[in-house]
RNA sequence: AGAGUUUGAUUCUGGCUCAGAUUGAACGCUGGCGGCAGGCCUAACACAUGCAAGUCGAGCGGCAGCACAAGGGAGUUUACUUCUGAGGUGGCGAGCGGCGGACGGGUGAGUAAUGCCUAGGGAUCUGCCCAGUCGAGGGGGAUAACAGUUGGAAACGGCUGCUAAUACCGCAUACGCCCUACGGGGGAAAGGAGGGGACCUUCGGGCCUUCCGCGAUUGGAUGAACCUAGGUGGGAUUAGCUAGUUGGUGAGGUAAUGGCUCACCAAGGCGACGAUCCCUAGCUGUUCUGAGAGGAUGAUCAGCCACACUGGGACUGAGACACGGCCCAGACUCCUACGGGAGGCAGCAGUGGGGAAUAUUGCACAAUGGGGGAAACCCUGAUGCAGCCAUGCCGCGUGUGUGAAGAAGGCCUUCGGGUUGUAAAGCACUUUCAGUAGGGAGGAAAGGGUGUAGUUUAAUACGCUAUAUCUGUGACGUUACCUACAGAAGAAGGACCGGCUAACUCCGUGCCAGCAGCCGCGGUAAUACGGAGGGUCCGAGCGUUAAUCGGAAUUACUGGGCGUAAAGCGUGCGCAGGCGGUUUGUUAAGCGAGAUGUGAAAGCCCUGGGCUCAACCUAGGAAUAGCAUUUCGAACUGGCGAACUAGAGUCUUGUAGAGGGGGGUAGAAUUCCAGGUGUAGCGGUGAAAUGCGUAGAGAUCUGGAGGAAUACCGGUGGCGAAGGCGGCCCCCUGGACAAAGACUGACGCUCAUGCACGAAAGCGUGGGGAGCAAACAGGAUUAGAUACCCUGGUAGUCCACGCCGUAAACGAUGUCUACUCGGAGUUUGGUGUCUUGAACACUGGGCUCUCAAGCUAACGCAUUAAGUAUCCCGCCUGGGGAGUACGGUCGCAAGGCUGAAACUCAAAGGAAUUGACGGGGGCCCGCACAAGCGGUGGAGCAUGUGGUUUAAUUCGACGCAACGCGAAGAACCUUACCGGGGCUUGACAUCUUUCUGACCGCCUGGGAAACCAGGUCUUCUUCCUUCGGGAAGACAGAAAGACAGGUGGUGCAUGGUUGUCGUCAGCUCGUGUCGUGAGAUGUUGGGUUAAGUCCCACAACGAGCGCAACCCUUGUCCUUAUUUGCCAGCCUGUUUACAGGUGCACUUUAAGGAGACUGCCGUAGAUAAUACGGAGGAAGGUGGGGAUGACGUCAAAUCCUCAUGCCCCUUACGUCCCGGGCUACACACGUGCUACAAUGGUCUGUACAAAGGGUGACCAAGGAGCGAUCCGGAGUCAAUCCCAAAAAGCAGGCCCCAGUUCGGAUUGGAGGCUGCAACUCGCCUCCAUGAAGUCGGAAUCGCUAGUAAUCGCGGAUCAGCAUGCCGCGGUGAAUCCGUUCCCGGGCCUUGUACACACCGCCCGUCACACCACGAAAGUUGGCGAUACCUGAAGUUACCAUACCAACCCUUCGGGGAGGAAGGUACCGAGGGUAUGGUCAGCGAUUGGGGUGAAGUCGUAACAAGGUAACCG
Repeated sequence: AGAGUUUGAUUCUGGCUCAGAUUGAACGCUGGCGGCAGGCCUAACACAUGCAAGUCGAGCGGCAGCACAAGGGAGUUUACUUCUGAGGUGGCGAGCGGCGGACGGGUGAGUAAUGCCUAGGGAUCUGCCCAGUCGAGGGGGAUAACAGUUGGAAACGGCUGCUAAUACCGCAUACGCCCUACGGGGGAAAGGAGGGGACCUUCGGGCCUUCCGCGAUUGGAUGAACCUAGGUGGGAUUAGCUAGUUGGUGAGGUAAUGGCUCACCAAGGCGACGAUCCCUAGCUGUUCUGAGAGGAUGAUCAGCCACACUGGGACUGAGACACGGCCCAGACUCCUACGGGAGGCAGCAGUGGGGAAUAUUGCACAAUGGGGGAAACCCUGAUGCAGCCAUGCCGCGUGUGUGAAGAAGGCCUUCGGGUUGUAAAGCACUUUCAGUAGGGAGGAAAGGGUGUAGUUUAAUACGCUAUAUCUGUGACGUUACCUACAGAAGAAGGACCGGCUAACUCCGUGCCAGCAGCCGCGGUAAUACGGAGGGUCCGAGCGUUAAUCGGAAUUACUGGGCGUAAAGCGUGCGCAGGCGGUUUGUUAAGCGAGAUGUGAAAGCCCUGGGCUCAACCUAGGAAUAGCAUUUCGAACUGGCGAACUAGAGUCUUGUAGAGGGGGGUAGAAUUCCAGGUGUAGCGGUGAAAUGCGUAGAGAUCUGGAGGAAUACCGGUGGCGAAGGCGGCCCCCUGGACAAAGACUGACGCUCAUGCACGAAAGCGUGGGGAGCAAACAGGAUUAGAUACCCUGGUAGUCCACGCCGUAAACGAUGUCUACUCGGAGUUUGGUGUCUUGAACACUGGGCUCUCAAGCUAACGCAUUAAGUAUCCCGCCUGGGGAGUACGGUCGCAAGGCUGAAACUCAAAGGAAUUGACGGGGGCCCGCACAAGCGGUGGAGCAUGUGGUUUAAUUCGACGCAACGCGAAGAACCUUACCGGGGCUUGACAUCUUUCUGACCGCCUGGGAAACCAGGUCUUCUUCCUUCGGGAAGACAGAAAGACAGGUGGUGCAUGGUUGUCGUCAGCUCGUGUCGUGAGAUGUUGGGUUAAGUCCCACAACGAGCGCAACCCUUGUCCUUAUUUGCCAGCCUGUUUACAGGUGCACUUUAAGGAGACUGCCGUAGAUAAUACGGAGGAAGGUGGGGAUGACGUCAAAUCCUCAUGCCCCUUACGUCCCGGGCUACACACGUGCUACAAUGGUCUGUACAAAGGGUGACCAAGGAGCGAUCCGGAGUCAAUCCCAAAAAGCAGGCCCCAGUUCGGAUUGGAGGCUGCAACUCGCCUCCAUGAAGUCGGAAUCGCUAGUAAUCGCGGAUCAGCAUGCCGCGGUGAAUCCGUUCCCGGGCCUUGUACACACCGCCCGUCACACCACGAAAGUUGGCGAUACCUGAAGUUACCAUACCAACCCUUCGGGGAGGAAGGUACCGAGGGUAUGGUCAGCGAUUGGGGUGAAGUCGUAACAAGGUAACCG
């Protein structure tokens, strides 16, 4: 610090996701040790049990329990036992009294401010503590305990009687204190313990002294209370709230201010700087993250607050409205004798429950701290420790060195090897930690005894302080730490390995099982699933999940945007608010500088120190935003004052204009009405029909009515804020601009809420209504047509008044101001110059085009900015859901404004690029159309295919580019298929081992054959030799093993080959240049060509593969050569046509050359390329034909030509044999043949080819047969012989338009040929038979010249079998105006939402499944409000008298003050009734929405998307 993901690729926008850090975590797998921390985040749910607050006898009366015990009694053993025993002593239960219990500990429910944080303030209190001052005199009456009695199950009481105090109450005193009208008035106290020389004594003590305690008061310290300011969440779909409310006066109350409370008076107070209401939440220091600014957070530790089962209340007290106190109400739990009682773990442990989840019913007060006490000491679940848990952080270990035969095993393999891997083993060492044993700090200070000194004092008592010495206290603890011993011994896992992201192979699986953070993997070769081997990263942990920050500049203060990506309000006016020209003075709020206070500690940071290090602990320092106080400064902003004129405005004179409102008026046109003329149609469309018309339309003429709109001018012309405004005239009226001065003196800009205007449509009321025209009707179109087209036609359009308030209300561009190069046009002003013009120059205001800098993702914008800047307003934050729902508000309604969420996707989007496509455009080509000729489609047959059938009908090929195709030839074979019968190292190849001996041949039996079984016959070569034989080799057979074999699968794993676009003219590269880039340029443009062929131009210059040429053939000539060819000339011969010579002239043959290049001329063209015409020439503009097929496309075809990866079969999916099938047959299609006839058929005669083939072959002559054919055998290995007759043609005869002398299918019979074999299933011949068919619907094919058409000939395959295929020649046309249209193609351009590329993409209803949401009769619950009723406890006030101690009076009976039960009143928790509000749950049914491989219907959008699309 970035990365992945939208696309064919690019760039931008934009979301989603990842890598980091962190956690009070949880879960999965795994787990050696130690240190330091942490540990119910959920149910403020309910709690069994134990403990968590007591203490003081030096306050008191006392003595229940324990111990001691003077004294006494009894017993005897005469100094022992036993009993008793004075509160007598140590002490002490309960009680009175004091202090404490308001701390410590827990929790975060409530609380958005009565809280917290920061900084201040004045009207307060403060126990214990510190300091000062002054006191502490003298009396009194009670009451617990206790005793007696009594009620109750219990809890707990009642009555009678006795008693004490540091308990309680008067009196006295009053420095200071409090109140005051300044005269005065009021109010305290308590003693206890120790010691003691005089003196006194009732022998208790007084008295003195020390210590503690007490009262009053002042001050401090500490703590607490109150007030103010600022800050401290969200929601405006919460906008108004408030009646003690706001203020005043007086009173009450409080520690104290205050409506805190009350009476009266006034009508205020709060609020867009967000009141009120709702939701959420303890706040802070901090913690996490981040570069920071920020964001998130509030566990542990620390400060504050709140709470203690829920609600209310007070009492006591210095302090509480009180966690382990009280009263009342409520819920819950427990006890009960049913009458009544008891309780509150959000203290520490612990239990149940909830939950993904969080520990021991531990030890100790040794330390620190707290309460009480004079102290010892007691209490202390605070605290210190231990236990559990990898929950986190930190540290250590699980060994170290050496060790190559690179062991074995595993895995992979190209079979060579590689890897695991120095890893292991082996050898040599070490011993941390754990284990065993032994030793062993520190945490301890205190306290007590004794001595000494000081202090106090009358005192050498007591007490206190200091010091010396002795003694003495440890939960942790088997402590930390140290030493010894033994032995590598006890100690490694987790996740990941497609990209992001470090790390790869094999097997299994086969869109299954599964993975996945995002993109995405998996449909038979998965580095993505599962396993294995290997590797990578961390390591006692590793992963996953959840959560926060980061990355995210993705809420942008730092630090974003708004023309087209999301985003400028439709437009203006304008209050508040924000911002604001020049000069000067002053002020000091902002601002700047300094100082002071605060900013708790801890934490973070720095520097030291202590644990062996670290984590951790500790000391010091630094830092700390901010707030407050104070002192300076005065540039800038602000305030106040004075001035200015450049902003703004006013006045004068003019100018242009569809600016607005009202009134009037004009002509053209449509329609209608009346009349005239006139006759059969009119109208409308792609074509029609509906409609109108003989009742007279349309056409035409005249007259009239009525409404609406204003042709031409008219224009990127004008005006207006926008919407918008268009004949002409008049009236009223707004704004703009120019020129020149004068005046005011910042009066300005923007603008939330607000107000006004605001197209069309729509609504209301009343008019009007010609044309047009939603709805509607009819006619067409169509598969349908609720549309497009046509004929009609109502609202509406028009006017008046009132609503509505929206538009793609657009420049998709908010307003104001300033600045920043130019050019051109237009509109409207002004000035100047001269040569007075339709002139030129200058200067203002508008509108439009083009362009520099700059900006922009690009497109583009560019003085009218989207540039450079300031101010102000509005708006945006992924797509969908959705501008929807709910709520509010406006509206008569329609609807508008405001405006979510659940859920869902990984995209949605902008601009540009390359293609492809278009029922877009331009240019051009092709038998593409057109013009022609002949066919196919109808018939019969042949052949192929589909389908069907079958045991099998083997397989492949499927638009063009499958279908007379693979197949240049299925009776067996072929043959791959089916049935049956056989073989198993095999029909075929190589190798190894063993045995046998040849093999071949011949014979026999079974069998359909293959095959099975048997017999017979026989070896060869070399070497050695003991001559018996042995060894090796060759060949063959048998047995065994490696292996063979497969026309089995996959052409979507492949090679090779082929088809096709297409013989179309294209396809690319290097360098340069342009562009952020994909890419572009070149290759485009102007001409031209068959051609990216050539020329010219050009930021391109060159080059390559294609085109052309080079090759073959054909057309002319020449040279050479001359047999088997030729025969002109010459000779000879005869049967007059040839033969034999000669010859090679010609023809031919086959080698080599020549020739044609737009070379020449003319015209056109740009002086080019080139085109047209001409000459010459056998041939003229690539002469004709062929071969030749660029980059690529179609996952095109072929695994059945061949080759080949992987998979599969192996007594069979291999191989052999026989038979069958590939030849089936209701039917459909393709390709052909023959025909339908007279341009013909038939018969007779007769003429002319080319190119081929031939020895297991072609086969002559001759003969036989009607014929197929047979006999025959000459010749020929071929320019020699043969096939071989060419046919159409020509000449003549017959047929005479008919199902025929056309046509020949089909069938019967008889034959021939090939072949082991023609039944399934061949071809040919003859005789007989004589079907359909009379030129073929829609549709469709070929062909541009020696072509089509027509005629025959040959060849390959082949024993035999062509109507097919491949070739050959004969005869031999017609037409081409032309490129509008169909098809295909090329180039340029344009649009695009396509890129699997139009066979594309894609919308909506319906049907089905699931999901969330809204509405809904209602129903359930919560919350708060208002009114009324009731009203506990309790405070206060008042009343009152069963009763009562202190004080006063008294006549001693009593009375008063006071207390207290009781009652009344206000308030009052809770409860009840009623009303409306609000929130939430459920809800039959219902509504739309979303999602979902292959459902239905259509075709809306993207191309002119086939009616341009879109907005209202």